The RNA shown here (transfer RNA) has 73 nucleotides and comes from a Coriobacteriales bacterium. Rfam family: tRNA. It is annotated as a transfer RNA. Taxonomically the source falls in Coriobacteriales (Bacteria, Bacillati, Actinomycetota, Coriobacteriia).
C1' cells in the first nucleotide's frame, strides 16, 4: 500500500429485507437475614467512531475520514 471483518450502555454483545434502541454482567434502591452471601422485585444514564449524502424516516443504504483485528504484498 491492497482486500476483508469490526466500532452500539461501564464491560461482553444483539439489533435478519430502513419505521420509537435492547439483553446478560456490573452498578444502584428495596425485600429477605441477627448480619452477610445467595435469591427475588424495581431502576437504562446511549445523541449507535467523526463528517457529509439519499429518504417522509438511517444503527441499518451511499461517499469520505479515523481507530482495531486478520490476510496479501
Nucleotide at each position: 500500500g491492497g482486500u476483508c471483518a469490526g466500532g452500539u450502555a461501564g464491560c461482553u454483545c444483539a439489533g435478519u429485507c430502513g419505521g420509537u434502541a435492547g439483553a446478560g454482567c456490573a452498578g444502584u434502591g428495596g425485600a429477605c437475614u441477627g448480619a452477610a452471601a445467595a435469591u427475588c422485585c424495581g431502576c437504562g444514564u446511549g445523541c449507535c467512531g467523526a463528517g457529509g449524502g439519499u429518504u417522509c424516516a438511517a444503527g441499518u443504504c451511499c461517499c469520505c475520514c479515523c481507530c482495531u483485528g486478520a490476510c496479501c504484498a